[in-house]
RNA sequence: GGGCCCGUAGCUCAUUUGGCUAGAGCGCCUGUUUUGCACUCAGGAGGUGGGGGGUUCGAAUCCUCUCGGGUCCA
Numbered sequence: 001g002g003g004c005c006c007g008u009a010g011c012u013c014a015u016u017u018g019g020c021u022a023g024a025g026c027g028c029c030u031g032u033u034u035u036g037c038a039c040u041c042a043g044g045a046g047g048u049g050g051g052g053g054g055u056u057c058g059a060a061u062c063c064u065c066u067c068g069g070g071u072c073c074a
Base pairs, nucleotide, nucleotide: 001073002072003071004070005069006068007067010026011025012024013023019057028044029043030042031041050066051065052064053063054062
């Protein structure tokens, strides 16, 4: 320098080739329960998807530039 893959909630990951402004488990908060803690049960908060731009009625999903990580080639 070139090719490929990854980047989505605090963590680990989904999200069937664009379509009702994104879910799960764990974690966190409140309540329930307990003498108390934990567990159980009920409820709740939290992300506009690494960043910019573009296409489209509509983008996590398509195109492009860029940042970070991994890997292969030179």

A computed fold for a 74-nucleotide RNA from a Minisyncoccota bacterium, annotated as transfer RNA.
RNAcentral records the identical sequence in 2 taxa.
The sequence is in RNAcentral, with records from ENA and MGnify.
Rfam family: tRNA. From the family's description: Transfer RNA (tRNA) molecules are approximately 80 nucleotides in length. It is annotated as a transfer RNA.
The prediction has a mean pLDDT of 81.